[in-house]
RNA sequence: CCGGACGGGUAGUCGCUCCCGUUCGCGGGGGAGGAAAGUCCGGUCUCCACAGGGCAGCGUGCCGGCUAACGGCCGGGGGUCCGGCAACGGGCUACGGAAAGUGCCACAGAAAAGAUACCGCCCCGCAAGGGGUAAGGGUGAAAUGGUGCGGUAAGAGCGCACCGCGCCCGGAGCAAUCCGGGUGGCAGGGUAAACCCCACGCGGAGCAAGACCAAAUAGGGGAGGAGGGACGGCCCGUCCCGCUACUACUUCCGGGUAGGUCGCUAGAGCCGGAUAGCAAUAUCCGGCCCAGAGGAAUGACUACCGCCCGCAAGGGUACAGAAACCGGCUUAUAGUCCGG
Numbered sequence: 001c002c003g004g005a006c007g008g009g010u011a012g013u014c015g016c017u018c019c020c021g022u023u024c025g026c027g028g029g030g031g032a033g034g035a036a037a038g039u040c041c042g043g044u045c046u047c048c049a050c051a052g053g054g055c056a057g058c059g060u061g062c063c064g065g066c067u068a069a070c071g072g073c074c075g076g077g078g079g080u081c082c083g084g085c086a087a088c089g090g091g092c093u094a095c096g097g098a099a100a101g102u103g104c105c106a107c108a109g110a111a112a113a114g115a116u117a118c119c120g121c122c123c124c125g126c127a128a129g130g131g132g133u134a135a136g137g138g139u140g141a142a143a144u145g146g147u148g149c150g151g152u153a154a155g156a157g158c159g160c161a162c163c164g165c166g167c168c169c170g171g172a173g174c175a176a177u178c179c180g181g182g183u184g185g186c187a188g189g190g191u192a193a194a195c196c197c198c199a200c201g202c203g204g205a206g207c208a209a210g211a212c213c214a215a216a217u218a219g220g221g222g223a224g225g226a227g228g229g230a231c232g233g234c235c236c237g238u239c240c241c242g243c244u245a246c247u248a249c250u251u252c253c254g255g256g257u258a259g260g261u262c263g264c265u266a267g268a269g270c271c272g273g274a275u276a277g278c279a280a281u282a283u284c285c286g287g288c289c290c291a292g293a294g295g296a297a298u299g300a301c302u303a304c305c306g307c308c309c310g311c312a313a314g315g316g317u318a319c320a321g322a323a324a325c326c327g328g329c330u331u332a333u334a335g336u337c338c339g340g
Stems, first nucleotide, its partner, number of pairs: 001340006008305007016031006033319001037330002040328005045206004057202005062076005077095001078093006096197002101195002103191003118137002120133005145163006164186001165184008210262004220253005227241005269288008306317004
């Protein structure tokens, strides 16, 4: 440096929450994490929406495999960096397309992409100037293939060899790709985490999802309806409301709220082993049950021990706290251990 594991222990007392039993006194059992975090991806589940196709938008992007799925994981390839004489080893990698089109490329520079020539070189010329050239210099992050030989007035793929590039063929591989041969003097700068093109994927909201039971009050609907209610039980009486009406009143129905119940924790589960595979992972066998609350429990104290600081007394012991559940990623993490 890389990878992995643990991340205080034991006992007692007093509490909190859930479950089981109960003779209602109590007894027994479970009770935070590797990240419970960020809510960044992907699913399960629930409700809403939805004929089919397309546009727009968003996301992903070398190849193969794994998986419920993924932007995750495993294996392989290419590129690049580091170490090494090399063979090789290790790190990183958004790694489709720049000969479909468009845009952009600061400063410097003659010129930043289909053009051009600042210095220089060569030829003509007395000179002014004209012509050739792109080897050398200069600018720049980047300058129109590279090195060498030939060639030439000087030069130039102008010619040749090797390297590079394009195309074709053959071989290896599931593939990415790699290897070999032939051929063309050679398309042509970079940039797609610029627009864009290509391929593939994507409906929305989320457990405050959603489902069930259901009070008072106030609305709604149906039926009855001329009387109804209060004054301690009855009668008289008094008072209040209503009196031909969508009325008071009676009764039934329905929606919603408070409140309650479910969803709710046995699951892509955990532990051990075997088999297949390089691995991710899958299959089989055996064993286990491990929070389910709802303003929200999981705590406090004492003793001893571990670790750190301190001569001692004593002090400290990381990051952090479940909220429907699961698979990842990312971030935080004192200290200890294991492997390379």
Overview
Model confidence (mean pLDDT): 80 of 100. Bacterial RNase P class A from a soil metagenome, 340 nucleotides, folded computationally. Its Rfam family is "Bacterial RNase P class A". It is annotated as a ribozyme. The RNAcentral record of the sequence draws on MGnify.